[in-house]
RNA sequence: CAUCCAUCGAGACCGGCAGAGGGACAGGCCCUUUGAAGCCGGGGCAACCCAAGGCGGCGCAAGCCGCGUGAAGGUGCCAAUUCCUGCGGCCCGCCCUGGAGGCGUUGGUCGGAAGAUGGUUG
Numbered sequence: 001c002a003u004c005c006a007u008c009g010a011g012a013c014c015g016g017c018a019g020a021g022g023g024a025c026a027g028g029c030c031c032u033u034u035g036a037a038g039c040c041g042g043g044g045c046a047a048c049c050c051a052a053g054g055c056g057g058c059g060c061a062a063g064c065c066g067c068g069u070g071a072a073g074g075u076g077c078c079a080a081u082u083c084c085u086g087c088g089g090c091c092c093g094c095c096c097u098g099g100a101g102g103c104g105u106u107g108g109u110c111g112g113a114a115g116a117u118g119g120u121u122g
Base pairs, nucleotide, nucleotide: 001122002121004119005118006117007116008115013042014041015040016039017038021031022030023029025086026085027084028083043078044077045076048074049073050070051069054067055066056065057064058063082114087111088110089109090108091107092104093103094102095101096099
């Protein structure tokens, strides 16, 4: 970097250095000199990998799957739902010139795209 699978409405911040940006992209809307990004130290959240095998299912078995338990280790994460929207279906609302019409980035819902994280394979 690519591929496939899973998850994304929950949760979790202090100190030091630094000094103007940051929230992926675009449009919004936010955060930020009461200190952004980044780096360092410490703390925490969570449970993907993981650990141990308690219950259930499948299997001749090895084992696999689901639920539950744990947190030593590998990642990840610690403003706002992935901050919202982006493309489409349905519903709803509004408008007019009344139609196979138009509009709705502050209407709802479902799906998709994009992105993020983990794991598999290359």